[in-house]
Record summary:
Model confidence (mean pLDDT): 78 of 100. Two RNAs folded together computationally: RNase P RNA and transfer RNA, 447 nucleotides in total. It holds a member of the Rfam family "Bacterial RNase P class A". From the family's description: Ribonuclease P (RNase P) is a ubiquitous endoribonuclease, found in archaea, bacteria and eukarya as well as chloroplasts and mitochondria.
RNA sequence: GGAGCCGGCCAGGCGAUCGCUCGCGGGGCAACCUGCGGGAGGAAAGUCCGGGCUCCGGCGGGCAAGGUGCCAGGUAACGCCUGGGGGGCGCGAGCCCACGGAAAGUGCCACAGAAAAUAUACCGCCACGGGCCUUCGGGCCCGGGGUAAGGGUGAAAAGGUGCGGUAAGAGCGCACCGCGCGGGUGGUAACACGCCGCGGCACGGAAAACCCCACCUGGAGCAAGACCAAAUAGGGAAGCAGCGAGGGCCGGCAACGGUCUUCGCACCGUCGCCCCGCGGGCUUCCGGGUAGGUCGCUCGAGGCCGCUGGUGACAGCGGCCCCAGAUGGAUGAUCGUCCUCGACAGAACCCGGCUUAUCGGCCGGCUCCACCU
RNA sequence: GGGCCUGUAGCUCAGCUGGUCAGAGCGGCGGACUCAUAAUCCGUUGGUCGCAGGUUCAAGUCCUGCCGGGCCCA
Numbered sequence: 001g002g003a004g005c006c007g008g009c010c011a012g013g014c015g016a017u018c019g020c021u022c023g024c025g026g027g028g029c030a031a032c033c034u035g036c037g038g039g040a041g042g043a044a045a046g047u048c049c050g051g052g053c054u055c056c057g058g059c060g061g062g063c064a065a066g067g068u069g070c071c072a073g074g075u076a077a078c079g080c081c082u083g084g085g086g087g088g089c090g091c092g093a094g095c096c097c098a099c100g101g102a103a104a105g106u107g108c109c110a111c112a113g114a115a116a117a118u119a120u121a122c123c124g125c126c127a128c129g130g131g132c133c134u135u136c137g138g139g140c141c142c143g144g145g146g147u148a149a150g151g152g153u154g155a156a157a158a159g160g161u162g163c164g165g166u167a168a169g170a171g172c173g174c175a176c177c178g179c180g181c182g183g184g185u186g187g188u189a190a191c192a193c194g195c196c197g198c199g200g201c202a203c204g205g206a207a208a209a210c211c212c213c214a215c216c217u218g219g220a221g222c223a224a225g226a227c228c229a230a231a232u233a234g235g236g237a238a239g240c241a242g243c244g245a246g247g248g249c250c251g252g253c254a255a256c257g258g259u260c261u262u263c264g265c266a267c268c269g270u271c272g273c274c275c276c277g278c279g280g281g282c283u284u285c286c287g288g289g290u291a292g293g294u295c296g297c298u299c300g301a302g303g304c305c306g307c308u309g310g311u312g313a314c315a316g317c318g319g320c321c322c323c324a325g326a327u328g329g330a331u332g333a334u335c336g337u338c339c340u341c342g343a344c345a346g347a348a349c350c351c352g353g354c355u356u357a358u359c360g361g362c363c364g365g366c367u368c369c370a371c372c373u
Numbered sequence: 374g375g376g377c378c379u380g381u382a383g384c385u386c387a388g389c390u391g392g393u394c395a396g397a398g399c400g401g402c403g404g405a406c407u408c409a410u411a412a413u414c415c416g417u418u419g420g421u422c423g424c425a426g427g428u429u430c431a432a433g434u435c436c437u438g439c440c441g442g443g444c445c446c447a
Stems, first nucleotide, its partner, number of pairs: 001369010012338007020039008041344001045355002048353005053221004065217005070084005085099001086097004100212002105210002108205002122151002124147003128143006159177006178201001179199005184193003225295004235286006242265010267280004302321008339342001374446007383399004392430001400418006423439005
C1' cells in the first nucleotide's frame, strides 16, 4: 500500500419565527393566558418466540394437541445469549450447521437396472456333464451348478487397498485402514485417545414420513381489568291520586266505609292556537347497566460511570440521573446558513430476544499478500 | 390487539401419502361448416407454480424466513 474478518458507535449540524402535546409553578369564576422543563427508533416494523401485569375460584395430576432437541452455563423466561464438543467451508483472521433415536415398530426409495434392503446371477469368469467342429493348440452350442473380483444401470449395489489362496472367486486367511461391542484413561459433560481386549463385519438412505425417547407449554388478552356515572326505556319500593253515574267484592243490622273496574267531564302529552282523533296515573328514592369520564399509564428484570468475581454471557456492590405517555390520537412547518447534501422508517400496557428494511460515516482489535528497513 | 384462509396459464380453478403430474374449462391463434356471423367440430398456443433459502437422489407438494391479497372476533 492492497484485499479481507470481527466487535462497538452515529443516523445531517447550527440559528430564528410560528405551532402541537405532557408535567410542574403563577394568574383567572371559567374558557383560557403565561414562565420553566420533557417530547420516537436502531429497528418504534413483522407479531415469530419468551416473560411481567390483569381476569377466568386454584392451575396440582392425567389425556389430547403443539413446541424444543450435542454438552455445560447465563437469565424472570426463551426456540435467545455465552463457552465448549462434533461436522463442513476458507491459506488465514474467522464463518456456517433443525447436531437425540433408522440393531422399538410401520411405511417409502420413481425411472433405469439381474437385483433397492430378507439381497440378487443380465453380460462376463470358472470347473463338471452332453453334443458338434477341429489345422489337435482349441473353438461353438446346450444343461444343471459355483462366483459379487470385472462390465453395465442408478442418487445409492451390501467395507477399502495389498499379499496369500482358489477351478474361478470370495474376510476364505493375513497385514494396514475403516466399523461395531466391552473395558480403561482424561474431561462436570458432550466427547476424545497412536490405550487394552473381543468380533471378520452382523448395521444403505431418509425421522424438514408416521413414530419412539427426554424436556417444556392451562385459557384469554390493556378493547385485559377496576372505579364513578347522565338522558330514555324497562325492574323494585314508598307516598299521593279531582267531580258525577253504573256494576262487582269485602266489612257492617242499617246509614255508610274500603277496594277494583267501566263510562262521561276536567287535567296532561301529541311543535304554538282551534276542531276532530289517539294516548296517559303522578312524584320521589333504590339497584343493574349504556353514553361519557377516571384509573390501569409509565420508576423500570431502568439508564450512565466505577470497582470486584467470572474465559465469557452475566452477577454483586457503590455513586449519580429521571428519560414521550396521547385517546381522533402530539413530537411538525417555514426561513437563513454550513457540510461529505442526509437511508430505512413513526411509540399506543411494558420488557428480553429473533427476523426483516436501511444513504453513508467513525472508532477499536485481528488476518493474508506485496514492498522497504 | 388477536385469529384464520389464500397465492399454479390472460381469467376461474384441480393437482392425494414427494417421482412421466405441470393439468382442466373459458380465452387467444389457425382451419372446417356458412353468402356472412354466432354456435358447433378439429388442431394449436401459453407457466421464474408469489420470492429467497434449506431437507432430499428428486420439491408445485415437506420445513424456515419474507412479500402480496382476503375474511373473522373483541